[in-house]
Molecule: FMN riboswitch aptamer (RFN element)
Organism: bovine gut metagenome
Order: sequence, then structure tokens, then C1' cells
RNA sequence: UUUCAGGGCGUGGUGAAAGUCCACACCGGUGGUGAACGCAUUUGCGCAAGUCCACGAGCCUUAUUGGCCGAACUGGUGAGAAUCCAGUACCGACGGUAUAGUCCGGAUGAAAGAAA
Repeated sequence: UUUCAGGGCGUGGUGAAAGUCCACACCGGUGGUGAACGCAUUUGCGCAAGUCCACGAGCCUUAUUGGCCGAACUGGUGAGAAUCCAGUACCGACGGUAUAGUCCGGAUGAAAGAAA
């Protein structure tokens, strides 16, 4: 410098009206760590967390070197589990609209970062 950089409402119910409520359903940004697994076998490489650490995004602001910012337990294996296996839970900006993680909008935007 260039390119890339977010997924998800299906069925039924109530209702004048709901992808917003109710029942079940579905989704999980970036880097780190990490005992599975794969390749090579020597040390290595790849890959593995929504709820562990950090960051981005978002919101507020006196516009910043400021502030706010979600959620996990139980059991198993093991020397060791916050990451593995099993089970059961939980979380998700702002504006709009019948109350929205999943629709529309700011956004053909910005960006952690990744690749060349």
C1' cells in the first nucleotide's frame, strides 16, 4: 500500500396488530492461553473457549491519554481442567416498531485484527 474482516426465527399459540410476547428453534467478532485431534517426529507446525485474560464494536462525555460495558455451574477422566468429555444453565449496544441477540436503520460506515 492493497485485499479481507459477524452468524442467526423455522413451527405452533395469543392478539386488531408480534421474525419483538409465550412454548420449542437458531447464532457466537479478534488476539492470547489451552492435556483433545491431525501432520512431521527431534525441538516443531496446524487446529481447538460466546460466558478465563485482553481487545474491538457499542453507550456516555467536558470529545480525550476520561467513564461505562453481558453471561457457568455440576459431574467425569486425570498428576493437573477456566479450555477436554457429558449434562444442565446463562448472556447478547443504540434508534425504530406490539416489548427484538436473530427484522429495519445509522452502515456502500468504523474496527480488533488477518493475509499478500